[in-house]
RNA sequence: AUCUAUCGCCAGGGGUGCCGACCGGAAGUUCCGGCGGCUGAGAUCACACCCUUCGAACCUGAUCUGGUUGAAGCCAGCGUAGGGAGGGCAGAAGACGGGGGCG
Numbered sequence: 001a002u003c004u005a006u007c008g009c010c011a012g013g014g015g016u017g018c019c020g021a022c023c024g025g026a027a028g029u030u031c032c033g034g035c036g037g038c039u040g041a042g043a044u045c046a047c048a049c050c051c052u053u054c055g056a057a058c059c060u061g062a063u064c065u066g067g068u069u070g071a072a073g074c075c076a077g078c079g080u081a082g083g084g085a086g087g088g089c090a091g092a093a094g095a096c097g098g099g100g101g102c103g
């Protein structure tokens, strides 16, 4: 000099489900709200969390398939599938190199 993790700033993308002892309301056996619980980074407003091609963040397939459960993308398959924001700046622990000196 160059590269660059974490972190920082700016920009962009994304999801927000399931259940129930109980309470209230509507309706006619279901729905809505409250409260509480499950998993997770995050369960609808938190500007919080995650992701930006090294892309499983997230969507389609999917009212899918097998398993678990009170229930459920809860776990696995699907998935070497098809899509998806295809970023910028700064930057040192570091990585790597050039030149000089000494041994």
Base pairs, nucleotide, nucleotide: 002095003094008089009088010087011052012051013050014049016046017038018037019036020035022034023033024032025031026030058083059082060081064077065076066075067074